A computed fold for a 75-nucleotide RNA, annotated as c-di-GMP-I riboswitch aptamer. The coordinates come from a structure-prediction model, not an experiment, and the mean pLDDT is 82. The sequence was found by an Rfam model in a public genome assembly.

RNA sequence: UAUCGUAAAAGGCAAAACCAUCGUAAGAUGGCGACGCAAAGCUAUAGGGGCCCAAGGGGUCAGCCAGUUGCCGAU
Numbered sequence: 001u002a003u004c005g006u007a008a009a010a011g012g013c014a015a016a017a018c019c020a021u022c023g024u025a026a027g028a029u030g031g032c033g034a035c036g037c038a039a040a041g042c043u044a045u046a047g048g049g050g051c052c053c054a055a056g057g058g059g060u061c062a063g064c065c066a067g068u069u070g071c072c073g074a075u
Base pairs, nucleotide, nucleotide: 002075003074004073005072012037013036018031019030020029021028022027035063041068042067043066047065048064049061050060051059052058053057
């Protein structure tokens, strides 16, 4: 540097439900909680796609694909 995530270790994130707040809604934030995740880190005008609406142009989702950076280990 490239490929990979079978095994190990260290560390990390946190779905649904429930509670509070905000929002028309999708959904967001916090708490609680672990379904899962090898990028479940980051990126939402300038890729695709899903969802919502006071609707035809606004909003939302990065835990759908994607882009980009990166820890540990193996080869």